[in-house]
Context: one part of a larger RNA
RNA sequence: AGCACAGGGCGAAUGCCUAGGCACCAGGAGCCGAAGAAGGACGCGACAAGCUGCGAAAAGCUGCGGGGAGGCGCAAAUAGCCAUAGAUCCGCAGAUAUCCUAAUGGGGGAACCCGCCUGAAGUAAAAGAGCAGGCACCGCCGGAUGAACACAUAGUCCGGCAGGAGGGAAACGCGGGGAACUGAAACAUCUAAGUACCCGCAGGAAGAGAAAACAACAGUGAUUCCGCAAGUAGUGGCGAGCGAACGCGGAAGAGCCCAAACCGGCAGGCAGCGAUGCAGGCCGGGGUAGAGGACCGGCAUAAAAUGGCCAGGCUGGCAGCCGAGUAGCGGAAGGGAAGCCGCAGCCAGAGAGGGUAAAAGCCCCGUAGGCGAAGCUGACGAGGCCAUGCCGGGAUCCGGAGUACCACGGGACACGAGAAAUCCUGUGGGAAGCAGGGAGGACCACCUCCCAAGGCUAAAUACUACCUGGUGACCGAUAGUGAAGCAGUACCGUGAGGGAAAGGUGAAAAGAACCCCGGGAGGGGAGUGAAAGAGAACCUGAAACCCUGUGUUU
Numbered sequence: 001a002g003c004a005c006a007g008g009g010c011g012a013a014u015g016c017c018u019a020g021g022c023a024c025c026a027g028g029a030g031c032c033g034a035a036g037a038a039g040g041a042c043g044c045g046a047c048a049a050g051c052u053g054c055g056a057a058a059a060g061c062u063g064c065g066g067g068g069a070g071g072c073g074c075a076a077a078u079a080g081c082c083a084u085a086g087a088u089c090c091g092c093a094g095a096u097a098u099c100c101u102a103a104u105g106g107g108g109g110a111a112c113c114c115g116c117c118u119g120a121a122g123u124a125a126a127a128g129a130g131c132a133g134g135c136a137c138c139g140c141c142g143g144a145u146g147a148a149c150a151c152a153u154a155g156u157c158c159g160g161c162a163g164g165a166g167g168g169a170a171a172c173g174c175g176g177g178g179a180a181c182u183g184a185a186a187c188a189u190c191u192a193a194g195u196a197c198c199c200g201c202a203g204g205a206a207g208a209g210a211a212a213a214c215a216a217c218a219g220u221g222a223u224u225c226c227g228c229a230a231g232u233a234g235u236g237g238c239g240a241g242c243g244a245a246c247g248c249g250g251a252a253g254a255g256c257c258c259a260a261a262c263c264g265g266c267a268g269g270c271a272g273c274g275a276u277g278c279a280g281g282c283c284g285g286g287g288u289a290g291a292g293g294a295c296c297g298g299c300a301u302a303a304a305a306u307g308g309c310c311a312g313g314c315u316g317g318c319a320g321c322c323g324a325g326u327a328g329c330g331g332a333a334g335g336g337a338a339g340c341c342g343c344a345g346c347c348a349g350a351g352a353g354g355g356u357a358a359a360a361g362c363c364c365c366g367u368a369g370g371c372g373a374a375g376c377u378g379a380c381g382a383g384g385c386c387a388u389g390c391c392g393g394g395a396u397c398c399g400g401a402g403u404a405c406c407a408c409g410g411g412a413c414a415c416g417a418g419a420a421a422u423c424c425u426g427u428g429g430g431a432a433g434c435a436g437g438g439a440g441g442a443c444c445a446c447c448u449c450c451c452a453a454g455g456c457u458a459a460a461u462a463c464u465a466c467c468u469g470g471u472g473a474c475c476g477a478u479a480g481u482g483a484a485g486c487a488g489u490a491c492c493g494u495g496a497g498g499g500a501a502a503g504g505u506g507a508a509a510a511g512a513a514c515c516c517c518g519g520g521a522g523g524g525g526a527g528u529g530a531a532a533g534a535g536a537a538c539c540u541g542a543a544a545c546c547c548u549g550u551g552u553u554u
Stems, first nucleotide, its partner, number of pairs: 001553009015539001016504002020475002022472007029464002031167002039100003042055003046078001050074002061094006070082003105114003115135005137164002139161007172203001173201005183190001187237001213220002224251005234242002255456003258400001262285005269278003290434001292398003295393005305388006313380001315378004320371003326344001328343004345362002347351001353365003405429008415441001436451005491498002511538001514525004
């Protein structure tokens, strides 16, 4: 030194565990912000570094409700306090809420610097510092003032406004922009894809929506979403690929308001010497549709129904409360049994689950079932208020214009210019107007359907940061979130950004008084405990690796 056996060390695998995650379901909620947000900085404790909570009224203050014996957070101990005159704690509503931040008096290298006005306090009167309130910009409303330029207007100033601004949920929506890799077995049209990404604007949903629609000689009757139609009809270097609609079955269900004609009111303008005429403006009524409306005539002026707003009530949510049933007897092992085993008993609208020294329906918390609110709040909403009528006539008037449509260039439609309708529009042209107009996939006729060029509109649909409850042939510490422990931390990077490791004594600290060796660390006794070979470097404790002993080989 090798090998073998034995005993140790180091080491952390494995097993068991779960405080944390993951996915989904149901319900709720779906915004917050100049009344200063989200997010921070700095403070606040008897002693106080961190976390949590809070804000100079600072681990808190007030009221109301719940609750009922302890409490002064994580977090031990000391000191000092609070509490049945009801504390701590939980819910609701308030008060306070430094500084930064949209940050908004001005500045600024965030959490800092420097002001002005008014007021109170202070002072003999002041000043400084401090205190309270105010002082940004834009928009709207009102008022004053007022150029070029006579009136005027612009501008300026003042007053008012619970108007805007910023944040977010990394999801969902609509709009404005908009790739490439890739596929086509290369590649250019095409595809990927109107995807990713950027920007704007929202809302709890958004968007769409009340036929200038479909259909086809029969009819339907806003929109949205799902299933089918159907991978069909089409489209397509007719390649790769893209890919409807009609109709049917379901979910949901809702319809309305302007503009105009006409009537009335008001303030002006232009022309005119004036009487007056002309063109408009604003406000109110009226009116809203393809059996139109105004207008004229007639009947009602009430009820029903519908829509909007609101009181009150009810039922829920946001604290909580009640809640059955074995301290039964015996027993092996065991440290320990009211939980295991045997015997006996009880409840069950409760034998879900968790805890208790191991495995408990009956020990504890709960569970089934039932009860509950001063305050805040959601849905519903008999009631109240507001709005909303019908018939006839057919002379006149009205019914959305740089619009429809056309040409050219593009884009969207499943549809790549195609025979290409339909929708949007950059450039140019440019109607009719009810005896009117649009559509039915070029176009024309007939026929049928419908009324564009104004607007609003729940529900069915999409999503889940957040709250409550629940579920799992989901994970179990190299897994599951990056993060089970003070993690977006330590650490790395100028920065954008990247980004860890790290769980387990024991039932209970009973966490080892005292003695011995040692400077200590550490160890030996003693003691605790079932166990200390559970001793804090702490459950189990594999292997690599290291050491010791014995044997054996060289």